[in-house]
């Protein structure tokens, strides 16, 4: 320098064009004589940025930036 991947909750991932899900994690309740596990609610998201396209975009084009990998 050239090529490919990857960027989504505090962390760890799903999610092929229609209201973003699951664990763990905080808080709360229920259960216990209490604690622990166990249920049950409940918070937490500018889907790395910025633009195109589309009625409609986490999802599709392009750019940037950040990590990771091959190649020289």
């Nucleotide at each position: 320098g050239c090529c490919g991947g990857c960027u989504u909750a505090g962390c760890a991932c799903a999610g092929u064009g229609g209201u973003a899900a699951u664990g763990c994690c905080u808080c709360u309740g229920a259960u216990u004589u209490g604690u622990a596990a166990u249920c049950a609610g409940a918070g937490g998201g500018u889907c790395a940025u910025c633009g195109g396209u589309u009625c409609g975009a986490u999802c599709u084009c392009g750019a940037u930036a950040g990590c990771c990998g091959g190649c020289u």
A computed fold for a 72-nucleotide RNA from a Verrucomicrobiales bacterium, annotated as transfer RNA.
The source organism's lineage runs through Bacteria, Pseudomonadati, Verrucomicrobiota, Verrucomicrobiia and Verrucomicrobiales.
Rfam family: tRNA. About the family: Transfer RNA (tRNA) molecules are approximately 80 nucleotides in length. By type it is a transfer RNA.
The coordinates come from a structure-prediction model, not an experiment, and the mean pLDDT is 82.